Annotation
A computed fold for a 526-nucleotide part of an RNA from Bairdia sp., annotated as small-subunit ribosomal RNA, central domain. RNAcentral holds the full RNA, with entries from ENA and SILVA. Its Rfam family is "Eukaryotic small subunit ribosomal RNA".
Context: one part of a larger RNA
RNA sequence: CUGCGGUUAAAAAGCUCGUAGUUGGAUCUCAGUUACGGGCGAGCGGUCCACCGUUUGGCGGCACUGCUCGAUCCGAACAUUCUGCCGGCUCCUCCGUCAUGCUCUUCACCGAGUGUGCCGGGCGACCGGAACGUUUACUUUGAAAAAAUUAGAGUGCUCAAAGCAGGCGCAUGCCUGAAUACUGGUGCAUGGAAUAAUGGAAUAGGGCCUCGGUUCUAUUUUGUUGGUUUUCGGAACUUGAGGUAAUGAUUAAUAGGGACAGACGGGGGCAUUCGUAUUGCGACGUUAGAGGUGAAAUUCUUAGAUCGUCGCAAGACGAACUACUGCGAAAGCAUUUGCCAAGAAUGUUUUCAUUAAUCAAGAACGAAAGUCAGAGGUUCGAAGGCGAUCAGAUACCGCCCUAGUUCUGACCAUAAACGAUGCCAACUGGCGAUCCGCCGGGCUUAAUUCCAUGACCCGGCGGGCAGCUUCCGGGAAACCAAAGUUUUUGGGUUCCGGGGGAAGUAUGGUUGCAAAGCUGAAACUU
Numbered sequence: 001c002u003g004c005g006g007u008u009a010a011a012a013a014g015c016u017c018g019u020a021g022u023u024g025g026a027u028c029u030c031a032g033u034u035a036c037g038g039g040c041g042a043g044c045g046g047u048c049c050a051c052c053g054u055u056u057g058g059c060g061g062c063a064c065u066g067c068u069c070g071a072u073c074c075g076a077a078c079a080u081u082c083u084g085c086c087g088g089c090u091c092c093u094c095c096g097u098c099a100u101g102c103u104c105u106u107c108a109c110c111g112a113g114u115g116u117g118c119c120g121g122g123c124g125a126c127c128g129g130a131a132c133g134u135u136u137a138c139u140u141u142g143a144a145a146a147a148a149u150u151a152g153a154g155u156g157c158u159c160a161a162a163g164c165a166g167g168c169g170c171a172u173g174c175c176u177g178a179a180u181a182c183u184g185g186u187g188c189a190u191g192g193a194a195u196a197a198u199g200g201a202a203u204a205g206g207g208c209c210u211c212g213g214u215u216c217u218a219u220u221u222u223g224u225u226g227g228u229u230u231u232c233g234g235a236a237c238u239u240g241a242g243g244u245a246a247u248g249a250u251u252a253a254u255a256g257g258g259a260c261a262g263a264c265g266g267g268g269g270c271a272u273u274c275g276u277a278u279u280g281c282g283a284c285g286u287u288a289g290a291g292g293u294g295a296a297a298u299u300c301u302u303a304g305a306u307c308g309u310c311g312c313a314a315g316a317c318g319a320a321c322u323a324c325u326g327c328g329a330a331a332g333c334a335u336u337u338g339c340c341a342a343g344a345a346u347g348u349u350u351u352c353a354u355u356a357a358u359c360a361a362g363a364a365c366g367a368a369a370g371u372c373a374g375a376g377g378u379u380c381g382a383a384g385g386c387g388a389u390c391a392g393a394u395a396c397c398g399c400c401c402u403a404g405u406u407c408u409g410a411c412c413a414u415a416a417a418c419g420a421u422g423c424c425a426a427c428u429g430g431c432g433a434u435c436c437g438c439c440g441g442g443c444u445u446a447a448u449u450c451c452a453u454g455a456c457c458c459g460g461c462g463g464g465c466a467g468c469u470u471c472c473g474g475g476a477a478a479c480c481a482a483a484g485u486u487u488u489u490g491g492g493u494u495c496c497g498g499g500g501g502a503a504g505u506a507u508g509g510u511u512g513c514a515a516a517g518c519u520g521a522a523a524c525u526u
Base pairs, nucleotide, nucleotide: 004497005496006495007478008477012494014365016363017362021358022357023356026250032078033077034076036075037074038073040070041069042068043067044066045065046064047063048061049060051058052057083131085129086128087127088126090125091124093122094121095120096119098117099116100115101114102113103112104111135197136196137195138192139191141189142188150181151180154164155163166175167174168173207244208243209242210241211240212239213237214236215235216234217233255355256352257351258350260347261346264343268340269339270338271337274318275317278314279313280312281311282310283309284308285307289300290299326333327332370411371410372409373408374407375406380404384400385399386398387397422493423492424491426485427484429469430468431467434464435463436462437461438460439459440458441457442456444455445454446453473480474479499526500525501524508519509518510517511516
């Protein structure tokens, strides 16, 4: 590993990208001959048994068995590819010349058969050398791998744990053991060629064959010796021409990438525009209360509060529409318009052709709070101060208000960052809605007729957010079409957990201006 778990019991990194790593779609050799062996079936018989009939016969059956045929399964052999080259050696076998023994034969060394020997040549076997052959994983067999131990065979240590002994005679002797298995990986040799990798011919410098070219080179023969040049032979070349071949590019994954088309979206950035409310201010009006609460008070008010009307300014925010609706990797995103780039899905008889999936390291983004520097400060409002309440109240309620809340630029990197549920792929029920794209149809509707096109209605396809239902199956249950396809346990890949506390503490490292983040124990206790 086989073989645990991760919604809620401990446990899925907040999210995406991404290198190493791990894993990775389909496809290339099917078949033939011999019928040799075995198995199976059918037909014609034989031996044996039982019955009928008796006349040679008929019918049935267990087992054994002879012949013929059949299709099919398994095994065997062959075709069949055993790389070609060089050298050696003996063996086997074939062919040829010569010599020779025997038998037969001829006029004849004429011929036939058979045996032996020498020489030459060829196929094969064996040994060795050089060239080069796709390479591995996997598996079979073998060699090798100390013994004791272990498993296990034999054996009456009196049994047994043990031991390797022992048993049998006519006791002069004879007989038999002291097996066998296992011995991971790795390494060596060997058969197989399914499975999994890997390689080959695409700018042909590709394969095979033939004929040349250039360069180098050594023997043999030309009576001898020397020189030169050829031929022939050998080697090399980055060398030319021709021939030959079915000449050489698998397919286009309900894998992926790219291009294109018309849409879609509260996706992002920048600018622009609108809306009411709030607070403040100004003007006018009216007045004694107004606020606030469970009840009050703090608070504001004839220096006119609150309230009403009309204006102005500021900074926030974007109601209703707003949904079991949309978009975005998540965090998140909602006034109008313009610009900028991006995107899923759909459509496609477009293109590339494995380009993919998941991911240590590493990187981008990352609510709110917080930090630094500017701007701005309407509202709300930690801290703080009051008023209440109360046994007390450092709270809940009320009044005031600092930081903050808003914008810009930089940090921080955490949340119940939740679907408390990793990502990719496959399969396994039904149903009706809804959003986006496409396709088909049509009774309705569009000034006044028709056609495009919309709206509406009815179906279908693909892809989303969800829902309902159910003895799919699962689960401790709640519940879940995923949390199913799990003791009938293995699709790929990443992260994490192993009783409760101490503790996300101490210490060390690292990041940060800081606050803090990441990594992260133990003693002890239960």